This is a predicted structure of a 126-nucleotide RNA (FMN riboswitch aptamer (RFN element)) from Koleobacter methoxysyntrophicus.
NCBI's taxonomy places the organism under Bacteria, Bacillati, Clostridia, Koleobacteraceae, Koleobacter.
Parts: sequence; structure tokens; C1' cells
RNA sequence: UAUAACCUUCAGGGCAGGGUGAAAUUCCCGACCGGCGGUAACGUGAAAACGAAGCCCGCGAGCCGUAUAGGCUGAUCUGGUGUAAUUCCAGAGCCGACAGUAAAGUCUGGAUGGGAGAAGGUGAUU
Repeated sequence: UAUAACCUUCAGGGCAGGGUGAAAUUCCCGACCGGCGGUAACGUGAAAACGAAGCCCGCGAGCCGUAUAGGCUGAUCUGGUGUAAUUCCAGAGCCGACAGUAAAGUCUGGAUGGGAGAAGGUGAUU
């Protein structure tokens, strides 16, 4: 210095305003939000490096299941530039577990839970 293993901590945001109604943050108009890892021609920087996708790839959560087996699981196009872009720029779209309740991505609940993973520490051994 590297590393098996172990420990600790952390690890999700969002209906303003209005309409109908006896009742809706659930319907209608409209508003708002985007977990983790990867990739990325963009951005910062002298460089090293760091940051950058809800809808590209993978994962987590959720559901089925006795199960740590296994299975299921959402959504993007058009134009521009270019050798190269579903990632950049412009425009227009689309998606969002289960239970409860006037039908819910946003309220309440399982959940003081779980967790992809992130940071830090110890450290056999080589």
C1' cells in the first nucleotide's frame, strides 16, 4: 500500500390556486416531485479530478411465494449539431407498489420498518 472479514453512521421528494359535490390534497382545470450504481460528446478546472439521464443498462423499494429458492414489476419521441448523443441544445410528451378513504406518484398507514448503496473505522493475511 492492497485486501478477506467485522463494526459504526447516513441513506426520498412532491397538489399552490380554482371547479363540482353532503363528502374529494383521490374526480375536473391546474400545480408540484424524481432513490442508488453505470454510461455520457456537456459544465467547472492549468491539470489531476469532480459533477451531470425519473422514462438507456442494472439495482432497491413493492407484489406472489414457507423461503435467505424462484417469479412478476412503470414511462420518450421529434428536430438540431456532430464521426459518434433515447444522455447535449430546442420543443412536445409520458410514468409512478400495496392497504385505507369519493377513485391518490403527492394525504393517512404498514414504517421508530426494510433498503440499493454512500462515508468512516478496525484489520487476520499477503